[in-house]
RNA sequence: UCAGAAGGUCGGAUGGCCGCGCUUUAGAGCGAGGAAAGUCCGGGCUUCACGGAAAGACGGCGCCGGAUAACGUCCGGGCAGGGUGACCUGACGGAAAGUGCAACAGAGAGCAAACUACCUUUUUCGGCCUCGGCCGAAAGGGGAAAAGGUGAAAGGGUGCGGUAAGAGCGCACCGCGCUGCUGGCAACAGGAGUGGCAUGGCAAACCCCGCCGGAAGCAAGACCAAAUAGGAACCGCAUAUCGUCCCUUUCCGGGCGGCGGUUCGGGUAGGUCGCAUGAGCGCUUCAGUAAUGACGCGCCCAGAUGAAUGGCCAUCGCCUCGCAAGAGGCACAGAACCCGGCUUACAGACCUUGUGACCUU
RNA sequence: GCCGGAUUAGCACAGUGGUAGUGCAGUCGAUUUGUAAUCGAAAGGUCGCGAGUUCGAAUCUUGCAUCCGGCA
Repeated sequence: UCAGAAGGUCGGAUGGCCGCGCUUUAGAGCGAGGAAAGUCCGGGCUUCACGGAAAGACGGCGCCGGAUAACGUCCGGGCAGGGUGACCUGACGGAAAGUGCAACAGAGAGCAAACUACCUUUUUCGGCCUCGGCCGAAAGGGGAAAAGGUGAAAGGGUGCGGUAAGAGCGCACCGCGCUGCUGGCAACAGGAGUGGCAUGGCAAACCCCGCCGGAAGCAAGACCAAAUAGGAACCGCAUAUCGUCCCUUUCCGGGCGGCGGUUCGGGUAGGUCGCAUGAGCGCUUCAGUAAUGACGCGCCCAGAUGAAUGGCCAUCGCCUCGCAAGAGGCACAGAACCCGGCUUACAGACCUUGUGACCUU
Repeated sequence: GCCGGAUUAGCACAGUGGUAGUGCAGUCGAUUUGUAAUCGAAAGGUCGCGAGUUCGAAUCUUGCAUCCGGCA
C1' cells in the first nucleotide's frame, strides 16, 4: 500500500417562528426507535380453574460448565466442518430397545447379492502335437467378493504377505468397539491393552432417555355510572255498575291488574383506574477470562384513545448534477400495559484490535 | 393491539417424502350446411419467496411476503 476478519458507537447538527399532546406552582418542562416492526420465545401483571404429590396424555427443548427473574437468550469451553490466516459455521442426546423408509438405476438395498470379468472342475467341439498332453470356444457344477459397472449409499480403508483365485485369512498403520490408567468440575482429550469388524444411513420418520410447561391474555381485569325498556320496595291518586282471588251463593271488606312519583339492584353507552419509579438509565470502584453481579453517587426520560410527536426559515455537514452561480436529496422506519431476548429492514459515517500478500529501510 | 387460518396451471381444487394431477376455461383436429353439445390430441407449473434437514422436499423445519377470519 492492497485485500480480508472481528468487536463497538452514531443514525444529519445548531438556532428561530408557528402548531399539536401530556404534566403544571401558569413561569415553564418533556415529547419515538435501534429496530417502536414480525408477534417467534421467556417473564412481570390480571382473571379463571385447582385439596397436596406423583404418574400419564399433549407440546417444547436437547454437547459440557456458568450467567439470569426466566428463556429456544447470552458468556466460556469441548467436538465436527470450512478458511493460507485473523476467524467463521453447527436443531450437536440415543441408530449394538423396538417399528419403519430408501423412487429410478443396478446382479445385489438390509438376518445382502453374483451381470461382466477371475480361479477351478466335468462334458462336447476345434486346432497343435514329441500321442504324454497343451491352447481356444460353448454348456453345466463349485469357489471368491479383489477388478469393472449401477447408485446418494454396495457390510471398515491403505500397503505387504498369503492363496488355485481370493478374503481381517495373517501382519503394520489408520478407523471402530470394549476394559483400565492419566489430565480436566464436566463435555472431552492423551496414551496402554484387547477384539478381528459384529455395530452402514435417516430420529427437522414414529419412538426411547433427560429437562420444562395449568389456561387465557390490558379488547386481561377493577371501579363509577346516563337515557330507554324491564325487575323489586314504598308512597300518593283512581278504586269502576269491570276481571280475578279470599271453599260455594248474596252483602260488606281486602289483595292484584291502572296512572304518577321516589328509592334500590343488575347492566349498556360513556368515564376513571390498570398506565409508566422500572428485573430503569448514566458514571466510578471492586469480583469474574467473560456473560454478569455487588457497593456508592447522580438522573426522572412519551403516555395518546378518530389516537400528539409536525411545518417553515437560516447556517453548517454529507451525497448527486453542474465550469461556476446554484438546484435536488439526507437510510430503514414511527410508541399503545411493561420488561429481557431472537428474527427481519437499514443510505452512510467513525473508532478499536488481529490476519494474509507485496514493497522500502 | 391480541389470537387463528390459507397460498399448487387462467379459475376451482386433489396430492403428507420418490418424474405434480383432476374438472372447467383456452388451442388444434374430427363431427355439422353452420353453431352448440360430443369425441380425440397436444400445450400450459421457479408448487408465494429465501435458507436448512435428507441421497432426494409441493410435502419436514425455519425466516419473510401477501391475503382472509375472530376478539370491545
Predicted 3D model of RNase P RNA and transfer RNA as a complex of 433 nucleotides.
The prediction has a mean pLDDT of 79.